SAM riboswitch aptamer (S box leader) from Filobacillus milosensis, 109 nucleotides, folded computationally.
It matches the Rfam family "SAM riboswitch aptamer (S box leader)". Its family is annotated with regulation of gene expression in the Gene Ontology.
The coordinates come from a structure-prediction model, not an experiment, and the mean pLDDT is 81.
It was read from a public genome assembly, where an Rfam model found it.
The model forms 97% of the base pairs in the Rfam consensus.

RNA sequence: UUCUUAUCCAGAGAGGUGGAGGGAUCUGGCCCUGCGAAGCCCGGCAACCAUCAGGUAUAACCUGGCAGGUGCUAAUUCCAGCAAUGAUUUGAUCAUUGCAAGAUAAGAA
Repeated sequence: UUCUUAUCCAGAGAGGUGGAGGGAUCUGGCCCUGCGAAGCCCGGCAACCAUCAGGUAUAACCUGGCAGGUGCUAAUUCCAGCAAUGAUUUGAUCAUUGCAAGAUAAGAA
């Protein structure tokens, strides 16, 4: 880097440092930000893997503990972009579902 599978409406700081930008990408919205952005440190949250305990319908699954490996820590993955259905109605808007894209984990190449 690619592929597969799972998850993505929960949770998490009035700290230090840093100095202007940030919310993945492009477009359009909408937001956050000198009452200080990103990054880094510390703190915190969490059960995907590992691990421990218990249970069961025992090649597995369920429940609970644990922060060792990752991860995360404004807003649903901030929202929409493609398609279908429905509603209001002719202006597009709204709602639901699916797809695409993305993020994370685990496995494989």